[in-house]
Context: one part of a larger RNA
C1' cells in the first nucleotide's frame, strides 16, 4: 500500500429485534448423493450444486447398455463410371438391411452434352455430445444495484507511494455543500426507457349506453357524454408557507394536490473477485479415435432402491368438511387449433360441427366469499396414500413407464426436538385462473394473472454480511 484481529469509532441493510407465515416431525412428487446395475449417459456440489441445464426421457428425444448390421460412410467439396427421379410388388429378418422381379423417361440444349437426383469405384476426407473450461473466445452466477473503482496536470515524499477520493454536515448514493495542495476529468449513481396511478386532446370498432324510438336481450336505429381501448400531451421540481440547519447542502411539519419528497414496480450491473460455471448450446488451440471413441436399427436403461440430504404439494380439521341456490376478476391461448349448441353416458369421454385467423366467436364454470341444510370433537362425514375391479382418451405402441373416470379399499399424520427459512402494504398469507414446453403427459414445477387482505418495526445492545475511517501487527 494490501490483507488480517475474539481492536476502536461512525454507518447500513428483513442482519438481529418486534410480528406473521413456514421448514425440520407424516404420506406423496420432485431433484441429489450412496448403493445396485449389462446400462442406471453426462454436467452443475457452501453461500452462488440438489422442481439446476431439463419451456415436458413410452419410440423419437438419447449423449448409456445387451444384441444385429456399415465402412468414402447420415452430411460437404473435388474425380470417375453407369442410370433420369420418384414408384409398385414379393422373398428375407426383430428392425435396419439384404435379394428378385416390374413398370417409366421427364426438363435445358449449340444434339457433343448439362441441371437435379439415384446407385456403383478409387483417393484426399468426412465424421466424434471423446479428453482437456487449469489452452481459449463467448455467455452466465457472485461479491451487488453494494458506492465504490480509476485518471491528466500540479505537488508531497530518496523510493514504494500519498494528496485529490480525507475533515465539518448531508444524502438510498464519492447525492449535494462548505472547508482544505490540490485543479478538472470520465466509468459506475441519478436521470434518460418501459409498466402502473390522475388529467386534458384526438379517434369511436369488434368497445360503450346518458338521452330518443325498439327488443326476450345495447338487440337494432340515432349517439360519442360516460366506462374502456389506442396515440399524442400536461403533471411532481422541495416549486409554496412557516421552524431548524452556518443566511448552504439538506431536514422535519404544513398547505394545495390523483400522486409528496427516489410516487410504485421493472429494465439497466462501474474498476473488478473466485484458474467460480459452461468444449454436452455454439465456436475454437492441441491431443486421441479412424472397419471405430463415427454412422443406422430393434429391445433395455436414465423411472432400480436399505438408506441420507434438499426443494415442494396435500393435510392433520369446526376460522373446518360435504351438499344445494346465489354473485364479484384480470392477463394470456385458439385453423395440424378452440371448439358453442343438441344428443347419448352416473363420469372420464363420445357423437354432431354453428361461430371465430379473434375488444366480434370459443375453451370459459373463476375460487375463496354469501346464504340453507347436515356433520358436534371422533383417526371421524377430518386426512387421503396405498391396493383391487371395471372403464375412457392419445398415440404404430400404454407391460417395463402415460393421463383421466366409477366402485370399492381407507395407510402415516391430532401441529412437531435441536435447529433454520422467508417476509415491512396492495407486502405476507390464503384463493382460483391462464400460458409456454406439448400427440399424450407424470406440472403439485416454472412463468404470468387478478380477488380476499393483515400484524409489527422500541431501537442498534447483541448475531451475520457490506462500506469508510482511525490502529496493532511474529502476514505479502
Nucleotide at each position: 500500500u494490501g490483507a488480517c484481529g475474539g481492536a476502536g469509532g461512525c454507518c447500513u441493510a428483513c442482519a438481529c429485534a418486534a410480528g406473521u407465515g413456514a421448514u425440520g416431525g407424516a404420506u406423496c412428487a420432485u431433484g441429489u448423493g450412496g448403493u445396485u446395475u449389462a446400462a442406471u449417459u453426462c454436467u452443475a456440489u457452501g453461500c452462488a450444486a440438489a422442481g439446476c441445464g431439463a419451456a415436458g426421457a413410452a419410440c423419437c428425444u438419447u449423449a448409456c447398455c445387451c444384441g444385429g448390421g456399415c465402412u468414402u460412410g447420415g452430411c460437404a467439396u473435388a474425380c470417375u463410371g453407369c442410370g433420369a427421379a420418384u414408384c409398385c410388388u414379393c422373398u428375407u429378418g426383430a428392425a435396419a438391411u439384404a435379394g428378385a422381379a416390374g413398370g417409366g423417361u421427364g426438363c435445358c440444349u449449340u444434339u457433343g452434352g448439362g441441371a437435379a437426383c439415384a446407385c456403383g469405384g478409387a483417393c484426399a476426407c468426412a465424421g466424434g455430445u471423446a479428453a482437456u473450461g487449469c489452452a481459449u473466445g463467448g455467455c452466465u452466477a457472485u461479491c451487488a444495484u453494494u458506492a465504490g473503482a480509476u485518471u491528466u496536470u500540479a505537488u508531497c515524499a530518496u523510493a514504494a507511494g500519498g494528496u485529490g477520493u480525507u475533515g465539518g454536515g448531508u444524502u438510498a448514493a464519492g447525492u449535494c455543500u462548505c472547508g482544505c495542495a490540490a485543479c478538472g476529468a470520465g466509468c459506475g449513481u441519478a436521470a434518460c426507457c418501459c409498466u402502473c396511478g390522475u388529467g386534458u386532446u384526438u379517434a369511436g370498432u369488434u368497445u360503450c349506453c346518458a338521452u330518443u324510438a325498439u327488443u326476450g336481450a345495447g338487440u337494432u336505429u340515432a349517439g360519442a357524454a360516460c366506462c374502456c381501448u389506442g396515440a399524442a400531451c400536461a403533471g411532481a421540481c422541495u416549486g409554496c408557507u412557516a421552524g431548524u440547519g452556518a443566511u448552504a447542502a439538506g431536514u422535519a411539519a404544513g398547505g394545495g394536490g390523483a400522486a409528496g419528497g427516489u410516487g410504485a414496480g421493472g429494465a439497466u450491473g462501474a474498476c473488478g473477485u473466485c484458474a467460480a460455471g459452461u468444449c454436452a448450446u455454439c465456436g475454437u488451440u492441441c491431443c486421441c479415435c479412424u472397419u471405430a471413441u463415427g454412422c443406422c436399427c430393434u429391445a433395455g436403461g436414465u423411472g432400480a432402491u436399505a438408506c441420507a440430504c434438499g426443494u415442494g404439494c396435500u393435510a392433520u380439521a369446526a376460522u373446518g368438511g360435504c351438499u344445494g341456490g346465489g354473485a364479484c376478476a384480470a392477463a394470456g391461448g385458439g385453423u395440424c387449433a378452440c371448439g358453442a349448441u343438441c344428443c347419448c353416458a352416473c363420469a372420464a369421454a363420445g357423437g354432431u360441427g354453428a361461430g371465430a385467423u379473434a375488444a366480434c366467436c370459443u375453451a370459459a364454470a373463476a375460487a375463496a366469499c354469501c346464504u340453507a341444510u347436515c356433520c358436534u370433537c371422533a383417526g371421524u362425514u377430518c386426512g387421503g396414500a396405498u391396493u383391487g375391479c371395471a372403464g375412457g382418451c392419445u398415440g404404430c405402441a400404454a407391460c417395463u413407464u402415460g393421463u383421466c373416470u366409477g366402485c370399492a379399499u381407507g395407510a402415516a399424520g391430532c401441529c412437531g426436538a435441536a435447529a433454520u427459512c422467508a417476509c415491512u402494504a396492495g407486502u405476507a398469507a390464503u384463493c382460483a385462473u391462464u400460458g409456454g414446453u406439448c400427440a399424450g403427459u407424470u406440472a403439485u414445477a416454472c412463468a404470468a394473472c387478478g380477488g380476499u387482505a393483515a400484524a409489527u418495526u422500541c431501537a442498534u445492545u447483541c448475531u451475520c454480511g457490506a462500506g469508510c475511517u482511525u490502529u496493532a501487527c511474529a502476514c505479502a
The part of an RNA shown here (small-subunit ribosomal RNA, 3' major domain) has 476 nucleotides and comes from Capsicum chinense. The organism belongs to Capsicum, within Eukaryota.